[in-house]
Context: one part of a larger RNA
RNA sequence: UGACGGGGACUCGCACAAGCGGUGGAGCAUGCGGUUUAAUUCGAUGCAACGCGAAGAACCUUACCAGGUCUUGACAUACUGUUGCUGGGGUUAGAGAUAAUCCGUUUCUUCGGAACAACAGAUACAGGUGGUGCAUGGUUGUCGUCAGCUCGUGUCGUGAGAUGUUGGGUUAAGUCCCGCAACGAGCGCAACCCUUAUCAAUAGUUGCUAACAGUAAGAUGAGCACUCUAAUGAGACCGCCGGCGCAAGCCGGAUGAAGGUGGGGAUGACGUCAAAUCAUCAUGCCCCUUAUGACCUGGGCUACACGCGUGCUACAAUGGCUAGUACAAAGAGUUGCGAAGCCGCGAGGUGGAGCUAAUCUCACAAAGCUAGUCUCAGUUCGGAUUGUAGUCUGCAACUCGACUACAUGAAGUUGGAAUCGCUAGUAAUCGUGAAUCAGCAUGUCACGGUGAAUACGUUCUCGAGUCU
Numbered sequence: 001u002g003a004c005g006g007g008g009a010c011u012c013g014c015a016c017a018a019g020c021g022g023u024g025g026a027g028c029a030u031g032c033g034g035u036u037u038a039a040u041u042c043g044a045u046g047c048a049a050c051g052c053g054a055a056g057a058a059c060c061u062u063a064c065c066a067g068g069u070c071u072u073g074a075c076a077u078a079c080u081g082u083u084g085c086u087g088g089g090g091u092u093a094g095a096g097a098u099a100a101u102c103c104g105u106u107u108c109u110u111c112g113g114a115a116c117a118a119c120a121g122a123u124a125c126a127g128g129u130g131g132u133g134c135a136u137g138g139u140u141g142u143c144g145u146c147a148g149c150u151c152g153u154g155u156c157g158u159g160a161g162a163u164g165u166u167g168g169g170u171u172a173a174g175u176c177c178c179g180c181a182a183c184g185a186g187c188g189c190a191a192c193c194c195u196u197a198u199c200a201a202u203a204g205u206u207g208c209u210a211a212c213a214g215u216a217a218g219a220u221g222a223g224c225a226c227u228c229u230a231a232u233g234a235g236a237c238c239g240c241c242g243g244c245g246c247a248a249g250c251c252g253g254a255u256g257a258a259g260g261u262g263g264g265g266a267u268g269a270c271g272u273c274a275a276a277u278c279a280u281c282a283u284g285c286c287c288c289u290u291a292u293g294a295c296c297u298g299g300g301c302u303a304c305a306c307g308c309g310u311g312c313u314a315c316a317a318u319g320g321c322u323a324g325u326a327c328a329a330a331g332a333g334u335u336g337c338g339a340a341g342c343c344g345c346g347a348g349g350u351g352g353a354g355c356u357a358a359u360c361u362c363a364c365a366a367a368g369c370u371a372g373u374c375u376c377a378g379u380u381c382g383g384a385u386u387g388u389a390g391u392c393u394g395c396a397a398c399u400c401g402a403c404u405a406c407a408u409g410a411a412g413u414u415g416g417a418a419u420c421g422c423u424a425g426u427a428a429u430c431g432u433g434a435a436u437c438a439g440c441a442u443g444u445c446a447c448g449g450u451g452a453a454u455a456c457g458u459u460c461u462c463g464a465g466u467c468u
Base pairs, nucleotide, nucleotide: 007468008467009466010465011464012463013462015458016457019422020421021420022419023418026313027312028311029310030309031308032307033306034304035303042053043052064299065298066297067296068295069294070293073125077124078123079121080120081119082118083117084116088103089102090101091100092099093098106115107114108113127288128287130286131285132284136282137281138277139276140275141273143271148187149186150185151184152183153182154163155162156161167178168177169176193265194264195263196262198234199233200232202230203229204228207224208223209222212221213220237259240253241252242251243250244249315415319374320373321372322371323370324369325368331362332361333360336355337354341350342349343348381412386407387406388405389404390403391402392401428450429449430448431447432446433445434444
C1' cells in the first nucleotide's frame, strides 16, 4: 500500500423479512455423473458445468467403433509426358467405395502452339476435430451496470508512498454542493442511440369508414375526418407554486398522456479468476506421414442395477367433458405459404385459386363468456405403458422419427430435510409465431390475452461499496 477479521460506523441489492407460485415425492422429456460397451466421439465441472457448445445425431452430420479400400492422396501450388476432354447417360460385378465396358464428345489459332481438363509419373508437398487454452491472438463468462480505477503539475514524506479521491450534506451514481495544499484532467456514471406511452402537421394504398349511395360482406361508388401505417417535429426541465435548506437537493401541490433517470433495451471502466475455448477461426512448438491422413458400408453418439440438475404433465370441482359464441400481437412464405370445394372418424389425401405479400396464404387464437352434464371416487381426474390398424417426410423410419384412430388405463390424493424465482402490466396463468429444419421441440428466442398479493423494517443470512 493492499487483503482479511465469528472488529466498529454508514449505505445498498428479491439479500433477509412480508407475500405469491414452484423445485425436492409421481410419470415422462432432456442434460450430466457412474456403469456397460467394439464404440457408447470431444469439450464444459461451485456460484460463473449439467434443455451448455448442439438454431434440431435415422444415412449425411460424425470427430467414435468394426469391416472393405487408397497412398502426391478427398483439397492447393509447381514440373514432365500422353490424351482430348470435362460434364452427362447406360450395362456387368460388388454392401458400397470402386473396377471393367459401351454411347457421346472441347475452344482459340499467326497452324508453331496456347487455354482448360483428365490420366500416368517424379518430387517439393498436401492433410491431421492429433497434444499443449499453463506458449498465444481473437472471442466469451464472472465480480457487476457494482461506482469505482487512474494521470499531469504542485505540496508533504529520507523512502515505500500520501494528498487530490478524505471531511459535512446529497444522489441511482467519485451525482452534485459546501469546505479543504491542492489545482486540473482522463477512463467509467449520466446524456447523446433504439423502443414504448401523448399530440401535431405531412402522406392515404394493399390500410380505415363519420356522412351519402349500396351490400351477404368496407364487396363497390365515394371520402381520408377516425383507426392505422412511417418519415418529421413537439413534449418533462425540479420548468411553475408552497415548505425546509448557505447551496446541492428533499417533501408536498398544480398543470399534464407522462413527474422527478416515466417503462424497457443496447451500452460492461482499471482489473480479478494461469476462469473457458488449439473442436468456429488464426497460430508458436511438439507429434503422425502406405497413417493419428483420405473414401465407403454397417453400427455407435439413443446402452441402463443407480445418483444429480433443468423442464413438461398431473394429482382435480377456481375442475373434467359436450354444445354454442367473442376478442390479439408479432412473425414467415416462390425448391415456398398453399385457399375454396370434394374424400377420410382422424393424422391426412385430392385440388389447385391467390400471393415475391398492410392485397394472398399459414390462421380456428386459447384461457374467457353462455347452457348442459359429472358429485368427491384412484373417478367422466390423470395419462404412462402396451397391442392392433394407419398417415406423412425421406434412397431408407429394425436398431432410432413425428403424428392419428381404436383398445389398454401404471404411478400419482399436493410431496422430508432442504432449496429457487418474482416488487407491476411484474408473478401466476392462456394460447400464437419464428430460427434450426426433408422430417422431428415439453428446449430456445420472440409475441400478445387475462392479471394479483406483499414490502413493518434492516436485528439476522448472503453479496457489494465508503471510512476506520
A computed fold for a 468-nucleotide part of an RNA from an uncultured bacterium, annotated as small-subunit ribosomal RNA, 3' major domain. Its mean pLDDT, the model's own confidence on a scale to 100, is 84.